[in-house]
Context: one part of a larger RNA
RNA sequence: CUGGGUGUAAAGGGAGUGUAGGCGGGGGUUUAAGUUGGAUGUGAAAGACCGCGGCUCAACUGCGGGGCUGCAUCCAAAACUGGACUUCUUGAGUGAAGUAGAGGCAAGCGGAAUUCCUAGUGUAGCGGUGAAAUGCGUAGAUAUUAGGAGGAACACCAGUGGCGAAGGCGGCUUGCUGGGCUUUUACUGACGCUGAGGCUCGAAAGCGUGGGGAGCAAACAGGAUUAGAUACCCUGGUAGUCCACGCCGUAAACGAUGAUUACUAGGUGUGGGGGGACUGACCCCUUCCGUGCCGGAGUUAACACAAUAAGUAAUCCACCUGGGGAGUACGGCCGCAAGGUUGAAACUC
Numbered sequence: 001c002u003g004g005g006u007g008u009a010a011a012g013g014g015a016g017u018g019u020a021g022g023c024g025g026g027g028g029u030u031u032a033a034g035u036u037g038g039a040u041g042u043g044a045a046a047g048a049c050c051g052c053g054g055c056u057c058a059a060c061u062g063c064g065g066g067g068c069u070g071c072a073u074c075c076a077a078a079a080c081u082g083g084a085c086u087u088c089u090u091g092a093g094u095g096a097a098g099u100a101g102a103g104g105c106a107a108g109c110g111g112a113a114u115u116c117c118u119a120g121u122g123u124a125g126c127g128g129u130g131a132a133a134u135g136c137g138u139a140g141a142u143a144u145u146a147g148g149a150g151g152a153a154c155a156c157c158a159g160u161g162g163c164g165a166a167g168g169c170g171g172c173u174u175g176c177u178g179g180g181c182u183u184u185u186a187c188u189g190a191c192g193c194u195g196a197g198g199c200u201c202g203a204a205a206g207c208g209u210g211g212g213g214a215g216c217a218a219a220c221a222g223g224a225u226u227a228g229a230u231a232c233c234c235u236g237g238u239a240g241u242c243c244a245c246g247c248c249g250u251a252a253a254c255g256a257u258g259a260u261u262a263c264u265a266g267g268u269g270u271g272g273g274g275g276g277a278c279u280g281a282c283c284c285c286u287u288c289c290g291u292g293c294c295g296g297a298g299u300u301a302a303c304a305c306a307a308u309a310a311g312u313a314a315u316c317c318a319c320c321u322g323g324g325g326a327g328u329a330c331g332g333c334c335g336c337a338a339g340g341u342u343g344a345a346a347c348u349c
Stems, first nucleotide, its partner, number of pairs: 004320003007303002012317001014201004021194003025088007033081002035077008049065006091191001092188003095184005103177007110154001115149007125136002162169002206247006215241002220236004258316006266294011298305002322349003331342004
């Protein structure tokens, strides 16, 4: 390379946007680059292949033939691909009318709880555990009542419920703002799909500067446990967790399942729309979009998947090729650093 694969065996990029590229709906006219047919030229000889000869045979060798899968030129064809022009509406988008939502950003507000402070009541314990002790408390704790301060998170509602590309998003109100879905068929008329690089976003932890700091809590200290206990349990407790701005760019970033399109039995929940029937918001029938469960064909090594496919096909991208060495070394790029990214070999089984 060919071929085969990527849910769990090695293998789907963390996610989006989009450049080049690849691929791309129906009808008509034209062109003739690809494509197909024909002709001519060339495709040296030797070698190889086939046939017939010459050395007694063979090796060796002579002659003839086919072929040399290719290239160039000319003529022709026009189905398919491509180019040009034209047209269409079902793909895609726009408009209009509705609609659900923890989608995002900013500002303001609220109550419960923890902690602390002040004051009142009150007295000897509290706390903690398997049991204890460290710890707190007669300088009045714990408990309880009132007032105050401050930070962080938003019980119930809450739901294999909703929204978002993913990460993720949950008290209430307001402002700004992104996307979706349904109905309509008014408009554009293939404007599409994918996407190497690029760019953007990207949990937690971590980093820089400045704030903030209630609770929790790496590190650390003490008490226990234990043979030991650099742990699990307990009492404390600093970074951090929070905010602003800037970095980092990784996760079991998981559905361990790339994106898009079409097709292929059913059943039953649930969320958001539309239509029908009905006296009727209900129930019922139907339809579109999401989200679950069960299940047939089919697939699968099995488990399982099964219209939200891991089924049947198509296009494009990414990735895999025995285990260890190793996601290491070296080099490049990026980063303040931590480190990230790209990514071997020797050797060994």

A computed fold for a 349-nucleotide part of an RNA from a Clostridia bacterium, annotated as small-subunit ribosomal RNA, central domain. Rfam family: Bacterial small subunit ribosomal RNA. The source organism's lineage runs through Bacteria, Bacillati, Bacillota and Clostridia. The sequence was found in a public genome assembly.